c-di-GMP-I-GGC riboswitch aptamer from Methylocaldum marinum, 78 nucleotides, folded computationally.
[in-house]
RNA sequence: CACGACAAAGCCACACUCGCCGCGAGGCGGGGCCGGAAAGCCACGGGUCUUCAAUGCAAGACAGCCGGGUUGCCACAC
Numbered sequence: 001c002a003c004g005a006c007a008a009a010g011c012c013a014c015a016c017u018c019g020c021c022g023c024g025a026g027g028c029g030g031g032g033c034c035g036g037a038a039a040g041c042c043a044c045g046g047g048u049c050u051u052c053a054a055u056g057c058a059a060g061a062c063a064g065c066c067g068g069g070u071u072g073c074c075a076c077a078c
Stems, first nucleotide, its partner, number of pairs: 004074001011036002016031006034064001040070003044067003047062005
């Protein structure tokens, strides 16, 4: 550096739920715990979703959709 165990110490928190914010997708906090070796962070590319009567060369959301970038714990075997 790579890799991800019949390892150890930990970490995060789907759905659901309560409160708050938002037109909304959704976000924040508490409970919860399906799962996750980055389920840490980034909206750069793709994708999905929301708003506007519709369109858009518009404005947003999703990192636990995929790709990519970046930082990080441990040490078994190779």
Lineage of the source: Bacteria > Pseudomonadota > Methylococcales > Methylococcaceae > Methylocaldum. The coordinates come from a structure-prediction model, not an experiment, and the mean pLDDT is 84. Of the family's consensus pairs, 95% are formed in the model.